Predicted 3D model of a 1422-nucleotide RNA (small-subunit ribosomal RNA) from an uncultured bacterium.
């Protein structure tokens, strides 16, 4: 950075698609390790369970437990007494033991009173289009717990209450009642300060006001706890009150900014403002009472839809576009809705109350709950993790502290979800192994790849060592500092001890083995990478173009190759490419796109000059722009990702400055614009009046049979008098000539004449105004035709309609009629290819030539020159995709408006507005296609044009189409009627010859290495031949006979046959759309191309077109072309004349032969001849044409061969060859018989006729050319009516034979008829060929004697030795021609000419065709 895709090709417009990057992703296949990140985008769905907010005993009273002190009291023990001898009483504590009330103290714990916290932290994005957010400001309109600082204070009193105890209700949750008690809980008083009000003073400011001061009145404070001490005191710490200040956090207000729809245009009643009051921390309609009627809105109000906003993230060169996960800031929310309480702070996620839904408990009376906290569950979904460890670190709450709490957080787990890094080994190794794939069978690829040898050890496994993250705090000991009387304490420090979830982790060392570690996608083009097989428009692929119908690099598989790599692909979404919404950076004549036209509002833009201002603009400084991120530098983890640190800014605000430009203000000017004066042209508009021609109608006269209409007719009119003609009249509409790419108008549009009213324009002068201008969203007005309403009018014309024609039909075109309408008045409609398909204005940029209206100069006049305004043509620069435009721009610039963004759906639907209606304006989407389109190019085509040619037509001639027959084809039939050929260009064609054979078809029978070729093994000696059996025949079987060469005699070799084996043979089986070769056709038409140059952006053009000419792109001339090639022509063959040479079998003389001759005829070699060469005329001084001479022949003399580039997927796989496919005891090969010869019919091509230009007979045996002949032609002679037989001379041929040519000529006859025409068909008798004439041959004789009397529509050949007519020969061939190929004989008619039919050539034009008009394509129906 581009690429593919519209076309036969091209350029352009224009859409679609791809290559890149990205993601909180998902899915498919695969999966070794580590680091760092990330992980419910859907159901703001419902939630089991656990945890996520507590803490303080140094505020307080209690309960419980423990320790310690005190120790009433009791018990045990001792003593004494009494006595019912086992009990009672008294006493003693000397020693000892046990229990223990109470008081004081300590520790732990529990609930309660009280304090602080719970408003943070954590989650989510439902709502919200808003001062919610961002940014910059304001508060003289505010609050602020804890924290910091300053000043000062803490005085005197009081009454309760929970806990607790008793009683009691309830299932529970939770209470009720009586009694007791404390506080840093609560209350009263004093004092200070503050606050409020009133009255004064002073200072300042920003309007309300602020600061300060004096007096009066009112109101309002407190709390202790712990510790030390030289102890009524003092000190320290902490807590408390008041006032002031700070910090932090919040509240409110304002400017600006960021979204879609106008198919949402009007919204608003506390609404906007005021006064007063209430309320709040505070301003304010925040609330209320009264008053006024305001406020917002095209610079988009209101409504609806969507959405948390930002720092940032992705992309992009940037400007932009998209997004708002993670991290950070703000906001909002906490099951849904509402409400307040407490508090410094909430209208409160883990608080309260009420209401709703849902879930749970219940004893049915009532209660309980809220994961959008961390895990986790269900559900939804394509989809998103552990009911983990720890408070070690960081941070938070409470506390004096220890410490407690903390799902914040730090970590681990799961997931290739992403980014980054590492590895899966390295070197050597050719027999180029094996295997696989392919092959032209030689080889090639996989591939140094493997094996093998030598190394290494990242990672892995095992063992050992082993961090940083820890600082602070606490405890113990000690030191220093300030103050103090001192001490506790505070601050600073030293030593020691102690604190780690992660984790025995990172990292390090050692040992061990190449051992444990590669896939995914693609391979037709875009786009790097190719072959084989399978499949056969099937299965399938596909991002776009597209691939697949038997040889698929596009499907599937395999081999190979390419790309990326622990990932690779797909899907989804965003940006890019896309300049495809274009500010940077597009357009509107024809591709999408200029409003139908004007006036004009808002808006935008705006002439010259002076001064001023400083809004825009430029510039300096300051503030802000959070951090993170981005970018750059440096550094830390081995690198990187990651992390740390430093630097960097658009924007906004404040302020200083500059003054050129834009803007504001003030002034001046006249070149823009306008006014005035003097002239001018005009179908400009409106109204009224008026004129003649013509059509029609009416009346009357003349007049008679048609008129009218058409390509031709008919409907229609007319003897009831039309048409025609004459006179008079009526009525409506339109205005010939002039008339002109002439005029006027904004456009639509405007045309007889006159008058009136009226708009605009042009020219001259330069007196006046002094920027008054341009454009113009909405708006208003005008606006062809058709149409609508009301009322007139109505001659002509004429939708609809009727009739007549045309036609397959004809709801059309043509004709005859004819109503709305067309006309007028007043309204409506508001659209057109309303077009120059070109908006308006201004300025600039070569000319030439017409024309309309003015002015000036010059001039006797006409001319001419200059200039202004219109209207045309040509043309330069420039522009344009091209066409084209070009001072009347589509050029160069500026200003403003309108409009476009692929085709179809569709100017449709819905909504709204307008309209009487018709409809108009505005104006989508779903869905669908990969194009739709513009300009130009080359062809082909045209019932387009110009020119030319051809037996193309015409002019002639003979036919075909009708008949019979022959032959081919179709169709039908059949066991088979083998196959092919199909408009011209298949059809007497392949087939130059089907009785068998041919033969490919059918029936039946038998064969299988085969009828034919090569190779191998064995056996035999043949093969050939002869005979026999069986058979429909082949097949099969039997008998006889039978080799050569060499030799060491064992054998070997050659050839042939038989048997066997498998490779193979064989195929007229398929595909002519896989092919070669060959052929047909356009067409013997004159065309088809190339090199160089030039033109064009290009396809292409030029040359090759043009003027002449020719049979011809034949030749000449001209020309941005100059040359060349394949075709044309010529060269070749036959023929026509002559010469020369040669010649036997020809020829000649003689009656013949021999012999002779070579003059003629003839034969065949060579040569001559014809070239528009000569003359004349025409032509352009050319090419050439016409005429003439001479000549056997004259303008290519006649004929043949010769067929350009190409077209038709033309024909042929059945001549041959051949790829692939198919078949192999048959789709091969052999044999018998049959079929190809069928027969209702249809077509083609021939033959024979229909007769007198003839038939028949006789005679003259009139006169050719070209051919053929040995398994042949076959003579003479002879037999037969004849076909033919017998015979066999001669001849491998200028010699012999076929072989008598026929028409013709002469004579005779027939006399116009189904005949003396015609000969089909049939009967009988024969002949020939051949193994064999039944299916199915040819010929002869006699007899029979059909159709047919010249042929409908239509159609063919032929231009001179031709048509027509007449016979002859040959190939094929045993036999079989009316066919085919040749040959000669006789021998015409006509061509004015190119209008038309057909075909072709060249030029030009149109085209939506390019498979090219047998095209393309529209509608209906299925």
């Nucleotide at each position: 950075a581009g690429a593919g895709u519209u076309u036969g090709a091209u350029c352009c417009u224009g859409g679609c698609u791809c290559a890149g990057g990205a993601u909180g992703a998902a899915c498919g296949c695969u999966g070794g390790c580590g680091g760092c990140a990330u992980g419910c985008c859907u159901a703001a769905u419902a939630c089991a369970u656990g945890c996520a907010a507590g803490u303080c005993g140094a505020a307080c009273g209690g309960g419980a437990a423990g320790c310690c002190c005190u120790g009433a009291u009791g018990a045990a023990u001792g003593a004494a007494a009494g006595c019912u001898u086992g009990c009672u009483u008294u006493u003693a504590u000397g020693a000892u033991u046990c229990a223990g009330a109470u008081c004081a103290g300590c520790u732990u714990u529990c609930a309660g009173u009280g304090g602080c916290g719970a408003a943070c932290g954590g989650g989510u994005g439902a709502g919200u289009a808003a001062c919610a957010c961002g940014u910059a400001g304001g508060u003289a309109a505010c609050c602020u717990g804890c924290c910091u600082c300053u000043u000062u204070g803490a005085c005197u009193g009081g009454g309760a209450u929970a806990a607790c105890u008793g009683c009691u209700g309830g299932a529970a949750a939770c209470g009720g009642u009586a009694g007791c008690u404390a506080a840093u809980a609560c209350c009263a008083g004093a004092u200070a300060g503050g606050u409020a009000u009133a009255u004064g003073g002073a200072u300042g400011g920003c309007a309300u006001c602020a600061u300060u001061u004096a007096u009066a009145u009112a109101u309002u404070a407190a709390a202790g706890g712990c510790g030390c001490u030289c102890a009524u005191g003092g000190c320290g710490c902490u807590g408390c009150g008041a006032a002031g200040a700070g910090a932090u956090g919040g509240a409110c207000c304002u400017g600006c900014g960021g979204u879609g729809u106008a198919u949402u245009a009007g919204c608003u009643a506390g609404u906007u403002g005021g006064u007063g009051a209430g309320g709040u921390a505070a301003u304010g309609g925040c609330u209320c009472a009264c008053c006024a009627a305001g406020g917002c809105g095209a610079u988009g109000a209101u409504a609806c839809a969507u959405a948390g906003c930002c720092g940032a993230c992705c992309u992009g060169a940037g400007a932009g576009g998209g997004u708002g996960a993670c991290c950070g800031g703000c906001c909002a929310c906490a099951u849904u809705g509402g409400g307040a309480c407490u508090g410094a702070g909430a209208c409160a996620c883990g608080g309260c109350c009420c209401a709703g839904a849902c879930u749970c408990c219940u004893a049915c009376g009532g209660g309980a709950g809220g994961c959008a906290g961390c895990a986790g569950u269900a559900g939804g979904g394509a989809a998103u993790u552990u009911u983990c460890g720890g408070c070690a670190a960081u941070g938070g709450g409470g506390g004096g502290a220890a410490c407690c709490c903390u799902g914040a957080c730090c970590g681990a787990g799961c997931a290739a979800u992403g980014c980054c890094g590492c590895g899966u080994g390295a070197g050597c190794g050719a027999u180029g192994a094996a295997g696989g794939a392919u092959u032209u069978c030689g080889g090639u690829c996989u591939g140094u790849a493997a094996a093998g040898c030598u190394c290494u050890g990242u990672u892995g496994u095992a063992a050992g060592g082993g961090a940083a993250a820890a600082a602070g705090g606490a405890c113990a000991u000690c030191u220093a500092u300030a103050g103090g009387a001192a001490a506790u304490g505070a601050u600073a420090g030293a030593u020691g001890u102690u604190u780690g979830a992660u984790g025995g982790u990172a990292c390090c060392u050692u040992a061990c083995c190449a051992g444990a570690a590669a896939g995914c996608c693609a391979c037709g083009g875009c786009u790097a990478a190719c072959u084989a097989c399978g499949u056969g428009c099937c299965a399938g692929c596909a991002g776009c173009c597209g691939c697949g119908g038997u040889a698929a690099u596009a499907c599937g598989u395999a081999g190979g190759u390419g790309g990326c790599a622990a990932g690779c692909g797909u899907u989804a979404u965003c940006c890019g490419g896309a300049a495809u919404u274009a500010u940077u950076g597009g357009g509107c004549g024809u591709a999408a796109a200029g409003g139908g036209u004007g006036c004009g509002u808002a808006g935008g833009c705006g002439g010259u000059u002076u001064g001023u201002u400083a809004a825009g603009u430029c510039u300096g400084a300051a503030g802000u722009a959070a951090a993170a991120g981005c970018u750059a530098g440096u550094g830390g983890c081995u690198c990187a990702a990651c992390c740390a640190u430093u630097a960097u800014a658009a924007g906004c605000u404040u302020u200083g400055g500059a003054a050129a430009c834009u803007g504001g203000c003030a002034g001046a000017c006249u070149a823009g614009a306008g006014u005035g004066c003097a002239g001018g042209a005009g179908a400009g508009g409106c109204a009224a009046a008026u004129g003649g021609a013509a059509u029609u109608c009416c009346a009357u006269g003349u007049g008679u049979a048609g008129c009218g209409g058409u390509a031709a007719a008919a409907u229609g009119c007319g003897u009831a008098g039309a048409u025609a003609u004459a006179u008079g009249g009526a009525g409506g509409a339109a205005c010939a000539c002039c008339a002109g790419u002439g005029g006027c108008g904004a456009a639509g549009g405007c045309g007889g004449u006159u008058u009136g009213c009226u708009g605009g324009c042009c020219u001259g002068c330069a007196a006046c105004u002094g920027a008054c201008g341009c454009u113009g969203a909405g708006g208003c007005a005008c606006g062809a035709a058709a149409g609508c309403g009301u009322g007139g009018g109505g001659a002509g014309c004429a939708a609809a309609c009727a009739g007549g024609a045309u036609u397959a039909g004809a709801u059309a075109c043509c004709c005859u009629g004819g109503u709305a309408g067309u006309c007028c008045a007043c309204g409506c409609u508001g659209u057109a290819a309303a077009c120059g398909a070109u908006g308006a204005g201004u300025a600039c940029u070569a000319g030439g030539u017409g024309u309309c209206g003015g002015a000036g100069g010059u001039u006797a006049c006409c001319c001419c020159c200059u200039u202004c305004g219109g209207u045309g043509c040509c043309g330069c620069a420039g522009c344009u995709a091209a066409c084209g435009c070009a001072u009347u721009a589509a050029g160069u610039a500026c200003u403003c408006c309108g409009c476009c963004u692929g085709g179809g759906g569709a100017g449709u639907a819905c909504g709204c507005a307008c309209g009487c209606a018709a409809g108009u304006g505005u104006g989508a989407a779903a869905c669908u296609c990969a194009a739709a389109g513009g300009a130009a190019u080359u062809g082909a085509c045209g019932g387009g044009g110009a020119c030319c040619c051809g037996c193309a037509c015409a002019a002639g001639u003979a036919g075909c189409g009708g008949a019979g027959c022959a032959u081919g084809u179709g169709g039908u039939u059949u066991a088979a009627u083998u196959c092919g050929a199909a408009g011209c260009a298949a059809c007497g064609c392949g087939a130059a010859g089907a009785a068998c054979c041919u033969u490919a078809c059918c029936u039946a029978g038998g064969c299988u290495u085969g009828a034919c070729a090569u190779c191998c093994u064995u056996c035999u000696g043949a093969c050939c031949g002869a005979g026999g059996a069986c058979u429909a025949a082949u097949c099969u079987c039997c008998u006889c006979u039978u080799u050569c060469c060499c030799u060491c005699c064992g054998g070997g070799g050659a050839c042939a046959g038989a048997a066997g084996u498998g490779a193979c043979a064989g195929g007229u089986g398929g595909u002519g759309c896989a092919u070669g070769g060959u052929u047909g056709u356009c067409g013997u038409c004159a065309g088809c191309u190339c090199g160089u140059g030039u033109c064009g952006u290009g396809a292409g053009a030029u040359g090759u077109u043009g003027g002449g000419u020719u049979a011809a792109g034949u030749c000449c001339c001209g020309c941005a072309a100059c040359g060349a090639g394949c075709g044309c022509a010529a060269c070749c063959c036959c023929u026509a004349u002559g010469g020369u040479c040669a010649g036997u079998u020809a020829c000649u003389a003689c009656g013949c032969a021999a012999g002779a001759g070579g003059a003629c005829u003839c034969u065949g070699g060579c040569c001559a001849g014809a070239c528009u060469g000569c003359c004349g005329u025409u032509g352009a001084c050319a090419a050439a044409a016409c005429g003439g001479a001479g000549g056997a022949a004259g303008g290519u003399g006649g004929g043949g061969a010769u067929g350009a580039c190409g077209u038709c997927a033309a024909a042929u796989c059945a001549u041959c060859a051949u790829g692939c496919c198919c078949u192999u005891u048959a789709u091969g090969a052999c044999u018998u018989g049959g079929g190809c010869u069928a027969c209702a019919c249809a077509c083609g091509u021939a033959c024979u006729a229909c007769a007198a230009u003839g038939g028949c007979g006789u005679u003259u045996a009139a006169c050719a050319a070209a051919g053929a002949g040995a398994a042949g032609c076959g003579a003479a002679g002879u037999c037969g009516c004849g076909a033919g037989g017998c015979a066999g001379a001669g001849c491998a041929a200028a010699a012999c034979u076929c072989a008598g040519a026929a028409a013709c000529a002469a004579c005779g006859u027939c006399c116009c008829a189904g005949u003396u025409c015609g000969g089909a068909c049939u009967g009988c008798a024969g002949g020939c060929u051949g193994c064999a004439a039944c299916u199915c041959g040819c010929c002869u004789g006699c007899a029979c004697g059909a159709a047919g009397u010249c042929g409908g529509a239509a159609u063919u050949g032929c231009u001179a030795g031709u048509a027509a007519u007449c016979g002859c020969a040959g190939a094929u061939c045993a036999g079989c021609a009316u066919g085919c190929u040749g040959c000669g004989g006789u021998g015409a008619a006509u061509a004015c000419g190119u209008u038309c039919c057909c075909g072709g050539g060249c030029c030009u034009u149109g085209c939506a065709c390019a498979c090219a008009c047998c095209g393309c394509c529209c509608g209906u129906c299925a």

The RNAcentral record of the sequence draws on ENA. Its Rfam family is "Bacterial small subunit ribosomal RNA".